[in-house]
RNA sequence: AUGGUGGAGCGUGACGGUCGCGGCCCUCCGGCAGCGGGGGGUCGAGGAAAGUCCGAGCUCCAAGGGCAGACUGCCAGGUAACGCCUGGGCGCCGAGAGGCGACGGAUAGGGCCACAGAAAACAGACCGCCCGGCCCUCGAGCCGGGUAAGGGUGAAAAGGUGGGGUAAGAGCCCACCGCGCGGCUGGUAACAGUCGUGGCACGGCAACCCCCAGUCGGAGCAAGGCCAAAUAGGCGGCGACGGGACGGCCCGAACCGUUUGAGCCGCGGGUAGGCCGCUCGAGGUGACGAGCGAUCGUCAUCCCAGAUGGAUGACCGUCCGGUGCGGCAACGCGCCGAACAGAACUCGGCUUACGGCUCCACCAUCCGG
Numbered sequence: 001a002u003g004g005u006g007g008a009g010c011g012u013g014a015c016g017g018u019c020g021c022g023g024c025c026c027u028c029c030g031g032c033a034g035c036g037g038g039g040g041g042u043c044g045a046g047g048a049a050a051g052u053c054c055g056a057g058c059u060c061c062a063a064g065g066g067c068a069g070a071c072u073g074c075c076a077g078g079u080a081a082c083g084c085c086u087g088g089g090c091g092c093c094g095a096g097a098g099g100c101g102a103c104g105g106a107u108a109g110g111g112c113c114a115c116a117g118a119a120a121a122c123a124g125a126c127c128g129c130c131c132g133g134c135c136c137u138c139g140a141g142c143c144g145g146g147u148a149a150g151g152g153u154g155a156a157a158a159g160g161u162g163g164g165g166u167a168a169g170a171g172c173c174c175a176c177c178g179c180g181c182g183g184c185u186g187g188u189a190a191c192a193g194u195c196g197u198g199g200c201a202c203g204g205c206a207a208c209c210c211c212c213a214g215u216c217g218g219a220g221c222a223a224g225g226c227c228a229a230a231u232a233g234g235c236g237g238c239g240a241c242g243g244g245a246c247g248g249c250c251c252g253a254a255c256c257g258u259u260u261g262a263g264c265c266g267c268g269g270g271u272a273g274g275c276c277g278c279u280c281g282a283g284g285u286g287a288c289g290a291g292c293g294a295u296c297g298u299c300a301u302c303c304c305a306g307a308u309g310g311a312u313g314a315c316c317g318u319c320c321g322g323u324g325c326g327g328c329a330a331c332g333c334g335c336c337g338a339a340c341a342g343a344a345c346u347c348g349g350c351u352u353a354c355g356g357c358u359c360c361a362c363c364a365u366c367c368g369g
Base pairs, nucleotide, nucleotide: 001365002364003363004362005361006360007359008358009357010356013319014318015317016316017315018314019313021044022043023042024041025040026039027038028037029036030035046340050351051350053349054348055347056346057345058220059219060218061217069216070215071214072213073212074088075087076086077085078084089103090101091100092099093098104211105210109209110208111205112204113203126151127150128147129146130145131144132143133142134141135139159177160176161175162174163173164172179198180197181196182195183194184193185192186191224276225275226274227273234267235266236265237264238263243260244259245258246257247256248255283302284301285300286299287298288297289296290295320337321336322335323334324333325332326331
């Protein structure tokens, strides 16, 4: 220099100004008050505010236990917690920096393994190889037996390579590798290394059921709480000179009592509406310290949106960057500064979307000293 790998940060290009919008504070004016109007100050979207996929806080409900069900799954650490993160192990991929992995158990049991193939798990024999036998037929023949080295099928064929051995073969025997079991060493552990031993006995799938270990009560800020009209119900009280009904000796009147009753007053629940929850929090920044790291500790410092039809927009100037034209040049004029998106109870993650810019570490090749 070129190509690449991993990561960190930024994301109206910067600054200033004017106007507009939302919250809070101060202040002035009007009003009894709720409130209305003016002025000033201050704050005002994101790295994902998104998907709502995990884990929590908070709130209400439930709560004797189990079963069922769901999820997680190498080891250690971090964390409030996690299905997240860090470090490590193992496997696979890459020349490398690095990347990817649902990565417990297949002698607890059940089930499945398409097509092809002789055979897919109590192995099996199509071609082939070998031995024996048969024949008026001596053959690329037929019959019986042995074999699993070679060929062929398949994602996968019953350990692999080499040697010995044999009629031909075969863990039949041997060496190494692999596998099982046991020990020792290192490591907190996963695991690794090594020694001995066994003698092919034990194919794959658990993202099929299942087994093992662990976690899980439910609903969600439209949670939940407070204040509280109008109207219509409910409960209680008062309730006439009256009206209706009933009773008071058989009837009537009068009178007495009970009831009904418009209306008035009070109470209570719900609704409209308003308020709280609502933003100071597992918080941000900086320094120092512990740790490989995730992360943690101490000190200092900062306050950083809270709307409810839901605010964050527009313009101007200067500079910066890019680009087009003109110019020998200095420079002048014009255009552009873009993407994904956009708070609504709050955090920690993951995932997804995204024009571009800056920085750091590392790998490979080439060149120069």
Bacterial RNase P class A from a Gemmatimonadales bacterium, 369 nucleotides, folded computationally. It matches the Rfam family "Bacterial RNase P class A". By type it is a ribozyme. Gene Ontology terms of the family: tRNA processing, dimeric ribonuclease P complex and ribonuclease P activity. Model confidence (mean pLDDT): 78 of 100. Taxonomically the source falls in Gemmatimonadales (Bacteria, Pseudomonadati, Gemmatimonadota, Gemmatimonadia). A source record names the gene rnpB.